[in-house]
Context: one part of a larger RNA
């Protein structure tokens, strides 16, 4: 150094139980009728998950179905149920310890101590606090009030984003920083829905004329803003999405009930159609040869290799004993704020917001001080003033276009293929590390089928191992698919 042969290690190849990204529908909430989240306990059983809850892998009914079942890891035993219809699927209930908003105190969560009622005497039910509301009491202090009490109704927590409002940064860009930007982001409060919010002109518009909001493209990176620096950056106007008006002289709306007829959700049923045959194999669906067949079904997956016709499925066609949702009609309740908007419009001064940094700055919001007119009025048309045009503020509802996805179902992928996709394909927010907020792995694969190696040898050994055996293969033997490379061996040649 070269060949062979092997140890070791787990790349690679194939695979796919998880993932990612989305579309098309639902679904948009659960909670004192006690949530989410947990602690303890429940099977003939030690654990662990998953289910339930002292009625505890469950009871009870109404419905489905129709031969096996008594969850899985995880096999066996043992002891039952079952065609009088079990297991199992669905719908309405029943039960539902104890923490937990936790609500009777009290607390170091799953624990400890009560009090009042009622009662089959073993047990049940009440008793938090806040807000509204009827009522009963009731201080200083006469009337009263503030306090206390009862009943009877809401509240209260939680949750993935979206939405409305309060509050609201820095870093960083400006090549350095102060206005300015970043950003009305981020973080933190409240608060409401399935959407939210915004809305039926005191609105554009330009002398023509539109005609509520909202979202998209455009306009347009324009007009403008700006230490005119870095940046920010409209609108009318077109073109689309959807459309929808009303009310304040009780009505537009909400909320229930009732009726009506379908419909749709939440188990399911039916579902067509190939056979012999060669060939290598272990195995036929592959191959060769015959002869077919069905299709409104040649989507998918399984089956010992690649199956329209072997199996579940697929198209199509049907189905609910109960529950729940959707549309109109009706009837009942309820129905703000008030009476066409006055401490308002407007105006000083100090800020905010409008693309628009006070600037010549129109608008709109208002801490503070003034403070009008009343349809013969009044606001606006980007200082301001006529002239015209326009329009009715200071009361109030209004679906749809739109935003998201904690969550169900089906369906898709020039999205991954186990250092990849979620941190998590495996009992993963787990082992573990921290005092704690909090951080956070590793870890997939025998074979079709366990048919997972009886028996025997060796050993000190329930360690390896040889033989036998199984199997298409055991260099597929559980430290198992393929097994690359560094790495270490053993033979054999050969070199210094």
């Nucleotide at each position: 150094c070269a060949c062979a042969c092997g140890g070791u290690g787990g790349a690679u190849g194939c695979c796919u139980u998880g993932g990612c990204a989305g579309u098309u529908a639902g679904a948009g909430g659960c909670g004192a009728u006690g949530a989410a989240g947990g602690a303890c306990g429940u099977u003939g059983u030690a654990g662990c998950u998953u289910g339930c809850g002292a009625u505890a892998a469950g009871c009870g009914u109404c419905g489905g179905g129709g031969a096996g079942a008594u969850a899985g890891c995880a096999a066996a035993c043992a002891a039952u149920c079952u065609u009088u219809g079990a297991u199992c699927c669905g719908g309405c209930g029943a039960u539902u310890u104890c923490c937990g908003a936790a609500u009777g105190g009290g607390g170091a969560a799953a624990c400890c101590c009560a009090c009042c009622a009622a009662u089959u005497u073993a047990u049940u039910g009440g008793u938090a606090u806040c807000u509204g509301u009827a009522c009963c009491u009731g201080a200083a202090u006469c009337c009263a009030u503030a306090g206390g009490g009862u009943g009877c109704a809401g509240a209260g927590g939680c949750g993935a984003a979206c939405c409305g409002g309060g509050a609201g940064a820095a870093c960083u860009g400006a090549a350095a920083c102060a206005u300015c930007u970043a950003a009305g982001u981020a973080c933190c409060c409240c608060g409401a829905g399935g959407a939210a919010g915004a809305g039926a002109a005191a609105u554009c518009a330009a002398u023509c004329g539109a005609g509520a909001u909202u979202c998209c493209g455009u306009u347009a990176g324009u007009a403008g803003u700006g230490g005119c620096g870095a940046g920010c950056g409209a609108a009318c106007g077109c073109g689309g999405a959807u459309u929808a008006g009303c009310c304040c002289u009780u009505a537009a709306g909400c909320a229930g009930g009732c009726c009506u007829a379908a419909g749709a959700u939440u188990a399911g049923u039916g579902g067509a159609a190939g056979c012999c045959u060669u060939c290598a194999g272990g195995a036929a669906a592959g191959u060769u040869g015959g002869c077919g067949c069905c299709a409104u079904a040649g989507a998918g997956g399984g089956u010992g290799a690649u199956a329209g016709c072997c199996c579940c499925g697929u198209a199509c066609a049907c189905g609910a004993a109960a529950a729940u949702c959707u549309a109109a009609g009706u009837c009942u309740g309820u129905g703000a704020a008030a009476u066409c908007g006055a401490g308002u419009a407007a105006g000083g001064c100090g800020g905010g917001a409008c693309a628009c940094g006070u600037g010549u700055u129109a608008u709109c919001c208002u801490g503070u001080c003034u403070g009008a007119a009343u349809a013969u009025g009044g606001g606006g048309g980007g200082a301001c003033c006529a002239u015209c045009c326009u329009c009715c503020a200071a009361g109030g509802c209004u679906a749809a276009a739109u935003a998201c996805u904690c969550c169900u179902a089906a369906c898709u992928g020039a999205c991954c293929g186990a250092u990849a996709g979620u941190g998590a394909a495996c009992c993963a927010g787990u082992a573990c590390c921290g005092u704690g907020a909090g951080g956070g792995a590793a870890a997939g694969g025998c074979g079709a089928a366990a048919a997972g190696a009886a028996c025997c040898c060796c050993g000190a050994u329930u360690a390896g191992g040889g033989g036998a055996g199984u199997g298409a293969a055991a260099u597929a033997g559980a430290a198992c698919c393929u097994g690359a490379a560094a790495c270490c061996g053993u033979g054999u040649g050969c070199g210094u």